[in-house]
RNA sequence: UGCUUAUAGAGAAAGACGGAGGGAUUAGACCCUGCGAAGUCUUAGCAACCUGUGCUUACAAGGUGCUACAUUCUACUGAAGCCGGUUAUUUGGCCUCUGAAAGAUAAGUU
Numbered sequence: 001u002g003c004u005u006a007u008a009g010a011g012a013a014a015g016a017c018g019g020a021g022g023g024a025u026u027a028g029a030c031c032c033u034g035c036g037a038a039g040u041c042u043u044a045g046c047a048a049c050c051u052g053u054g055c056u057u058a059c060a061a062g063g064u065g066c067u068a069c070a071u072u073c074u075a076c077u078g079a080a081g082c083c084g085g086u087u088a089u090u091u092g093g094c095c096u097c098u099g100a101a102a103g104a105u106a107a108g109u110u
Stems, first nucleotide, its partner, number of pairs: 002109006013043005021032003026075004044067003048064003051060003071102001076099001078097002081094003085090001
């Protein structure tokens, strides 16, 4: 790097350096940012996974991780409802739910 499995609408800060971007990619929207973005370091915190204790219910914080906005929202599949057009079949829009894809994290493996 690749593969497999699981998880995610909760939670959690500040300082120093830095100096213009960032929120994964594509498209659209929206938001954050010189009252200082990304990144690096230090300390603190949170508790997703592993680990330890514990034994149905929590604790710890050793290893990763994380500390704006639901994985920031939407896009792909399926279904219900509402609105409009139509004689009807049906089609378009809005909204809710569901399942995927993709990404992220953890553990294992190659």